[in-house]
RNA sequence: CGAGUCGGUCAGGCGAUCGCUCCCGGCACUCAUUGAGCGUCGGGGGAGGAAAGUCCGGGCUCCACAGGGCAGGGUGCCAGGUAACGCCUGGGGGGCGUGAGCCUACGGAAAGUGCAGCAGAAAGGAUACCGCCUCUGCAUCCGCCCACGGGCGCGCAGGGGUAAGGGUGAAAAGGUGCGGUAAGAGCGCACCGCGUGGCUGGCAACAGGCACGGCGAUGGUAAACCCCACCUGGAGCAAGACCAAAUAGGAAUCCAUGUGCCGCGGCCCGCGGUGGAUUCGGGUAGGUCGCUAGAGGCGGAUGGCGACAUCUGUCCCAGAGGAAUGAUCGUCCACGACAGAACCCGGCUUAUCGACCGACUCACUUA
Numbered sequence: 001c002g003a004g005u006c007g008g009u010c011a012g013g014c015g016a017u018c019g020c021u022c023c024c025g026g027c028a029c030u031c032a033u034u035g036a037g038c039g040u041c042g043g044g045g046g047a048g049g050a051a052a053g054u055c056c057g058g059g060c061u062c063c064a065c066a067g068g069g070c071a072g073g074g075u076g077c078c079a080g081g082u083a084a085c086g087c088c089u090g091g092g093g094g095g096c097g098u099g100a101g102c103c104u105a106c107g108g109a110a111a112g113u114g115c116a117g118c119a120g121a122a123a124g125g126a127u128a129c130c131g132c133c134u135c136u137g138c139a140u141c142c143g144c145c146c147a148c149g150g151g152c153g154c155g156c157a158g159g160g161g162u163a164a165g166g167g168u169g170a171a172a173a174g175g176u177g178c179g180g181u182a183a184g185a186g187c188g189c190a191c192c193g194c195g196u197g198g199c200u201g202g203c204a205a206c207a208g209g210c211a212c213g214g215c216g217a218u219g220g221u222a223a224a225c226c227c228c229a230c231c232u233g234g235a236g237c238a239a240g241a242c243c244a245a246a247u248a249g250g251a252a253u254c255c256a257u258g259u260g261c262c263g264c265g266g267c268c269c270g271c272g273g274u275g276g277a278u279u280c281g282g283g284u285a286g287g288u289c290g291c292u293a294g295a296g297g298c299g300g301a302u303g304g305c306g307a308c309a310u311c312u313g314u315c316c317c318a319g320a321g322g323a324a325u326g327a328u329c330g331u332c333c334a335c336g337a338c339a340g341a342a343c344c345c346g347g348c349u350u351a352u353c354g355a356c357c358g359a360c361u362c363a364c365u366u367a
Stems, first nucleotide, its partner, number of pairs: 002362009012332007020046008029037003048338001052349002055347005060236004072232005077091005092106001093104004107227002112225002114221002129166002131162008142153004174192006193215001194213004199208003240289004250280006260274005296315008333336001
């Protein structure tokens, strides 16, 4: 200097004017003893790294719940962190990259069931299309040999052996090599792979090495059913709690009681209903709380490889309820992306103009 990897920070700056919302303080007015409303003045706070998707986990609230099990749902290498997680950290296995580094649903296919298009002989206790080897029979055009009888090769038909080679496929029943054989084959051997049993290292996942087994045991597929291990009650701030009119209805007590009025088809009897006052309780409108001091931010110390934990100092940083955070102007530059809180927090995922910082890798050049 070029190309790249990983981690982190910022998210136009400054000034002026006019607004919006919340809180605190002063003053005036109204209702009114503490207070509330309204107006005005002064001071202070006022979106994000994702506020987003609502995909996981938790707090909080109400409902349900003795304990255990089934069903359903979820997670899935190991260890740790955490309030918890499907998140994070460290490690192991596998894959990619020259490398820094990146990706990884990565338990079980020797419990059972299912599935596999096309091609191919055969797709799972399989099979033989071409080929290779051998035997028998036929044939004698051609080639070779001959002791002239024939023999061998070649050709045709049939029986048997084989799975080395060819061909099909994503995948063909361990792989490579040597030996072996009529041709072949774990048939034998070496190495690799696989399985079983010890050993060594490691908390573990796992790694290394030894011995044994020739390996039709045990092909693939579980984001197919399934099996195994672990986790798991439901609904959500419109959760929920408190105060509480008017009107209608309910309950209790007291008063009234006309021998009325209404209903039971007309009449009688009988039954039921019908008044006023006070008190109580439930619900609605409306109001208040929940509501932002928190698993909180920043700095330091200690422990840990790290995620993180403990201690300590300091700070208070939106809280509405038709819902605020805006507009205009000036100026500067690198000309400004994605995007707007609604109970809160931890994650993941997705969107994002550009700028900066740190650590590291590769290539080239110079000293």